Annotation: Predicted 3D model of a 74-nucleotide RNA (transfer RNA) from a Blastocatellia bacterium. The sequence is in RNAcentral, with records from ENA and MGnify. Its mean pLDDT, the model's own confidence on a scale to 100, is 81. Its Rfam family is "tRNA". It is recorded under the gene name trnM. The organism belongs to Blastocatellia, within Bacteria. The same sequence occurs in records of 2 taxa.
[in-house]
């Protein structure tokens, strides 16, 4: 430089052939339990699905471009 993957919740990661309400553990609060704490048990909050733009009634999914980050080649 060239090629190839990957960007979804604070981390780690699902998401099927485009449609149903965008989830899941782990992590944060709250509650219950308990003399207490710790495990468990229950609930709740956290989202610009990286960014622009383009197809469609409809996009996280598909298409260009940008931007990062990881691999191979040079």
């Nucleotide at each position: 430089g060239g090629c190839g993957g990957c960007g979804u919740a604070g981390c780690u990661c699902a998401g099927u052939u485009g449609g149903u309400u965008a989830g899941a553990g782990c992590g944060a609060g709250a509650g219950a339990u308990u003399c207490a704490u710790a495990a468990c048990c229950u609930c709740u909050a956290g989202g610009u699905c990286u960014c622009c733009g383009g197809u469609u009634c409809g996009a996280g999914u598909c298409c260009g471009g940008a931007c990062g980050c990881c691999g191979c080649c040079a």